A computed fold for a 1498-nucleotide RNA from an uncultured rumen bacterium, annotated as small-subunit ribosomal RNA. RNAcentral holds the sequence, with entries from ENA and Greengenes. Its Rfam family is "Bacterial small subunit ribosomal RNA". Gene Ontology terms of the family: structural constituent of ribosome and ribosome. Its mean pLDDT, the model's own confidence on a scale to 100, is 82.

RNA sequence: AGAGUUUGAUCAUGGCUCAGGAUGAACGCUGGCGGCGUGCCUAAUACAUGCAAGUCGAGCGAGAAAUUAAGAAGAAGCGUUUUCGGACAAAUCAUCUUAAUGGAAAGCGGCGGACGGGUGAGUAACGCGUAGGCAACCUGCCCUUAGCAGAGGGAUAGCCAUUGGAAACGAUGAUUAAAACCUCAUAAUGCCAACAUAACACAUGUUGAGUUGGCCAAAGAUUUAUCGGCUAAGGAUGGGCCUGCGUCUGAUUAACUAGUUGGUGAGGUAACGGCUCACCAAGGUGACGAUCAGUAGCCGACCUGAGAGGGUGAUCGGCUACAUUGGAACUGAGACACGGUCCAAACUUCUACGGAAGGCAGCAGUAAGGAAUCUUGCACAAUGGGGGAAACCCUGAUGCAGCAACGCCGCGUGAACGAUGAAGGCCUUCGGGUUGUAAAGUUCUGAUCUGAGGGAAGAAGAAAGUGACGGUACCUCAGGAGAAAGCCCCGGCUAACUACGUGCCAGCAGCCGCGGUAAUACGUAGGGGGCAAGCGUUAUCCGGAAUUAUUGGGCGUAAAGAGUGCGUAGGUGGUUACCUAAGCGCAAGGUUUAAUCUUGAGGCUCAACCUCAUUCUGCCUUGCGAACUGGGCUACUUGAGUGCUGGAGGGGAAAGCGGAAUUCCCAGUGUAGCGGUGAAAUGCGUAGAUAUCAGGAAGAACACCGGUGGCGAAGGCGGCCUGCUGGACGGUAACUGACGUUGAGGGCUCGAAAGCGUGGGGAGCAAACAGGAUUAGAUACCCUGGUAGUCCACGCCGUAAACGAUGAAUACUAAGUGUCGGCAUCCGAAGGAUGUCGGUGCUGCCGUAAACACAAUAAGUAUUCCACCUGGGGAGUACGUACGCAAGUAUGAAACUCAAAGGAAUUGACGGGGACCCGCACAAGCGGUGGAGCAUGUGGUUUAAUUCGAUGCAACGCGAAGAACCUUACCAGGUCUUGACAUGCCCCUGACAGGUCCGUAAUGGGAUCCUUCCUUCGGGACAGGGGACACAGGUGGUGCAUGGUUGUCGUCAGCUCGUGUCGUGAGAUGUUGGGUUAAGUCCCGCAACGAGCGCAACCCUUGUCAUUAGUAACCAGCAGUAAGAUGGGGACUCUAAUGAGACUGCCCGGGACAACCGGGAGGAAGGCGGGGAUGACGUCAAAUCAUCAUGCCCCUUAUGACCUGGGCUACACACGUGCUACAAUGGCGUAAACAGAGGGAAGCAAUACUGCGAAGUGGAGCAAAACCGAUAAAAUACGUCUCAGUUCGGACUGUGGCCUGCAACCCGGCCACACGAAGCCGGAAUCGCUAGUAAUCGCAGAUCAGCAUGCUGCGGUGAAUACGUUCCCGGGUCUUGUACACACCGCCCGUCACACCAUGGGAGCCGGUAACGCCCGAAGCCUGUGACCCAACAGCAAUGAGGGAGCAGUCCACGGCGGGAUCGGUAACUGGGGUGAAGUCGUAACAAGGUAACCGUA
Repeated sequence: AGAGUUUGAUCAUGGCUCAGGAUGAACGCUGGCGGCGUGCCUAAUACAUGCAAGUCGAGCGAGAAAUUAAGAAGAAGCGUUUUCGGACAAAUCAUCUUAAUGGAAAGCGGCGGACGGGUGAGUAACGCGUAGGCAACCUGCCCUUAGCAGAGGGAUAGCCAUUGGAAACGAUGAUUAAAACCUCAUAAUGCCAACAUAACACAUGUUGAGUUGGCCAAAGAUUUAUCGGCUAAGGAUGGGCCUGCGUCUGAUUAACUAGUUGGUGAGGUAACGGCUCACCAAGGUGACGAUCAGUAGCCGACCUGAGAGGGUGAUCGGCUACAUUGGAACUGAGACACGGUCCAAACUUCUACGGAAGGCAGCAGUAAGGAAUCUUGCACAAUGGGGGAAACCCUGAUGCAGCAACGCCGCGUGAACGAUGAAGGCCUUCGGGUUGUAAAGUUCUGAUCUGAGGGAAGAAGAAAGUGACGGUACCUCAGGAGAAAGCCCCGGCUAACUACGUGCCAGCAGCCGCGGUAAUACGUAGGGGGCAAGCGUUAUCCGGAAUUAUUGGGCGUAAAGAGUGCGUAGGUGGUUACCUAAGCGCAAGGUUUAAUCUUGAGGCUCAACCUCAUUCUGCCUUGCGAACUGGGCUACUUGAGUGCUGGAGGGGAAAGCGGAAUUCCCAGUGUAGCGGUGAAAUGCGUAGAUAUCAGGAAGAACACCGGUGGCGAAGGCGGCCUGCUGGACGGUAACUGACGUUGAGGGCUCGAAAGCGUGGGGAGCAAACAGGAUUAGAUACCCUGGUAGUCCACGCCGUAAACGAUGAAUACUAAGUGUCGGCAUCCGAAGGAUGUCGGUGCUGCCGUAAACACAAUAAGUAUUCCACCUGGGGAGUACGUACGCAAGUAUGAAACUCAAAGGAAUUGACGGGGACCCGCACAAGCGGUGGAGCAUGUGGUUUAAUUCGAUGCAACGCGAAGAACCUUACCAGGUCUUGACAUGCCCCUGACAGGUCCGUAAUGGGAUCCUUCCUUCGGGACAGGGGACACAGGUGGUGCAUGGUUGUCGUCAGCUCGUGUCGUGAGAUGUUGGGUUAAGUCCCGCAACGAGCGCAACCCUUGUCAUUAGUAACCAGCAGUAAGAUGGGGACUCUAAUGAGACUGCCCGGGACAACCGGGAGGAAGGCGGGGAUGACGUCAAAUCAUCAUGCCCCUUAUGACCUGGGCUACACACGUGCUACAAUGGCGUAAACAGAGGGAAGCAAUACUGCGAAGUGGAGCAAAACCGAUAAAAUACGUCUCAGUUCGGACUGUGGCCUGCAACCCGGCCACACGAAGCCGGAAUCGCUAGUAAUCGCAGAUCAGCAUGCUGCGGUGAAUACGUUCCCGGGUCUUGUACACACCGCCCGUCACACCAUGGGAGCCGGUAACGCCCGAAGCCUGUGACCCAACAGCAAUGAGGGAGCAGUCCACGGCGGGAUCGGUAACUGGGGUGAAGUCGUAACAAGGUAACCGUA
């Protein structure tokens, strides 16, 4: 950094897709180690169990266990002693009392439970971010400063007793303490009120000093170190409130708002404030987007990106909101409080049914949901937090460990040597190649692992103590290559190829697409490529995408300029001086938490990771500057406007007038038609049309002039005249002094045609409609009629391909040439030239553009403003809204679906487009086919088989130059299995061949006779038989796997290349043009110059001549014969070899002085002399696997091989190609006319004889210019037939023969006699031929035993016609259109039918959401009341002060009722849409698409 994909190819537009990076991921396959991180994204679903917030006895009362001391009475045993009865001292045990220590559990009290931890439901908001403000505020603990702490009092929990309850939890009585509570005192620098005063300020105000009056404090504890308490001032910290700016989508949400906006007063709060209330005013917000709806915690940051941006908001950090849902307050410095309280609701649990209890979005964990997310671990050692004077206690914060490849980073799975290039696998052209130094093998190493030994830092400012992690990290030693590689891909993009299997199947696929028998694309294998403890897939985001374009896009034709103007807001704006300083610039300051990022260092062996240092975009403040923009003010005239003056104009609206034409009416003349069409018919007309003439009526439109001429903003405007009226233009420079410009689907105006309403009018034209034609149909095109409408007035509609498909304005940027309207200057002046202003055209440079093209009237260069576009279809549709009488218009989606849709240009092909040219293409002619009979081929049918192929031209007398057997491939039956044929091996035999015999339908089978060569004597060659295996064999398949061969366009004149040039390119040029030719043949011209394959020529043959040669050919002269038979001749014919000849060479004319054409001469031949061979690049997947060859597939006792018989020869029928005819230009008969070419030995066969004949007998000659087949026939002459189904025609049939052949039944040819069919010249249609041709006549050959009406050749006789290129067919060149490129046998549209999908409407039904109105009114704050209750104060007391329960009220959650709004789901039926295989009907569009197409409307 780009790539693939629209096309036959190209450029551009434009979408889709890919390569990159990332993730709290998940899934599939796989899995060695370590470090550092991360881990419910879903159900803010429900939660078992344990733990997560306590602490203080140095605040208080009371005080268990335990301990100590003393005492009391007691117990048993031990020690010493003993008279064994006991005694003794000390110690032990238990109980009790007192004192002390001790401090558990509970309670009062203090501080903390507002932090820490979790989550993102709500929230579009001062919630968050940023920058400020508070002269409108609070702040426990902490720090500093200055002071103070005096005197009293009454209760209450606990405990005890009684008592209710299942429990939770209470009730009553008595009693008690405090740093709990209360009263009094003291008191200012505190607070309040009043007075007077100074300074300051930012509007209210703030601050300081002062006077007077009033008011308010406290608590003690102790181990004597200290710790607490109260007041005031200040600080610090933390909060509260206010403000500027920023903060998603929707206008198919445009209006919202009654405490609403403001004021006065009061209340309330820590504090300002409609925060609340009373009264007053009627305000406030909003296109700079209010309100409403949807979605969403915000940020530091994270991902991506070159950046600008875009996306995200896990972990870490800041703020915020929430704690089952909703509401509420209490306490407190702080909460309206996650592990507090009250109420309501749902849910769960307990219950003795009366009532209670609970809240994991704390850490673990469970269930559920889900594609998916961990241990009911250890420790307070560290860091922090709470309490405490402290020891210490608590801490699921935190530090660690566990699980998970979830991510990042690091390491390893060994290293060196090792060729016989092992084996095996795979491929193979069978030679080999590859896997591959890879393995094996040898020698090493020890990261990891195992074992052993040692062993931390983390612990601090001094000393000591203290480690969950952990005997962990790390170090050393020993052991042993041992236990450690997968995943994806290999058609292109995109690195990497082969085999087999499969056969549009199975499957793949991100896009293009792959798969229908040779798949590098499916599956498997081998090999290869990539990454690697991971690899792929899926999902999502950014990128690529300049594909929303600020950086950085567009709008003539690709999507896109509103139909037009006027004009509001807004944007933008000429020259000049001064001021200002908002923008702008410079400098400084503040802030921008930490982490992150960047850069530079450092620490873990490196890295990830961690640490240190450094830095930036924003906002705010201050100062300075004044060029530019803005603001203020001053002036100017060039922008703009006004005035004066002049001419041009289908500009507008109104009134009037005019002639031509059409139609109608009346009258005349006149008679049979008119009209209409491609042709007709409907229609009109003898009741007198059409035509013609005269008169009249009516409506509409204004010929000629008329013109890319004029006017208008656009739509649009056309006879003449009149008045009214708008605008533009020229000239002038008097006036104003920037007044300009653009202009929001905000406002207003105008706005073709069609259409609508009301009323007129109505000649012509003419939707609808009717009839006639056309047609397969014809609801059309054509014709005859004809109503709305078209016209007028008034009012709507508001759209068009409303187009220059080109918004408006200003300035600038070569020329040339028309035209319209002005003006000026000059001249030789009915005119001309030059210049200038304003319009309207063409050509054209620069430049632009994808190209086409545009080009001073820009699509160029710039500036300003507005509108609009972002793939095609769905769709300008649906819903909603606005407008409209309606028709409808405006605004304007989505689901779904496709990988394109579209633009310009290129090459072809095509056109019922054009121009030119050619061809037996038509025309002009001649003869046929199509009708008959027969022959032959094909289709079809039949059959056991009728073998196979060829199928428009270009298959069909074709393969087949010849099917009775054979051929033969087909069918039936019978046989063979290494085979009928080839090569190789082993054994036996000696031949094989051949003869004879048996047997068979025949082959097969059996028997028998005869029978080799070479030799070094081993054997070999050859052949036969037998055997096993490799193999043979296949006319089996695929001509769409192929080679070769062939057909066809077409013997048409074309098809290309090199270099150059033009074009971004495909391509073009050359090859086009003017002539000419049979020809891209030649000439000329030309950005082309040359060249190749074709054309032509060279080759063969034929036509003339010469030379040479002269037998088997010839014979003029000589001899000679029956006969060129012979002698001879070499002249002629002929033969066959070499040459000559023809080249527009010569002349005339035309043409351009060319090429060439026309005519002529000469010549055997004249303009290519005739004929043949010769077939460019290519097209048709044309034909052939059955000529041959061949890949692959298939068969292998058969799809091979052999044999007999049959079939290919069938026959209701259809077609092609031929033969013979239908007759007199003929038939028949008779008669000595005249060829060419080719063939002959298993051959051609003469003379002769026999037969009516086919033929037979016989066999001269000839391997051929010698002999033979072999008489050519038509023609000619004569005779006859006389127009008839015949003396035409010969089919069919009968009889008898001949020939070939093993064999003529199926199934050959010929002869003789007899029989004697159809047919009297052929419908539609169609074929051949332009001269020695058509037509006609016979002859020969190949194949072949025999068998041509076919085929290939040969000669004989021998015409007619061609004006010409309009038309049919085919072809060539140029040009044009194209939506075709498989190329018109193309493409393609709509209805209908069927299936599926999404969607609109829909009687309704169901559910959600947010409000509104009314009802109810828990708890609670507040207010009122308080007859009931009350210790502290006063009072002797009564009582008072004060407080409270209770009650009432305002507010208010849940709940109820109601009518609407909105969103979603669903629904009989219904509307269109999309997609689908070869469905039906037509053929609308693309070519002039066969009626040019398209837009609006009915």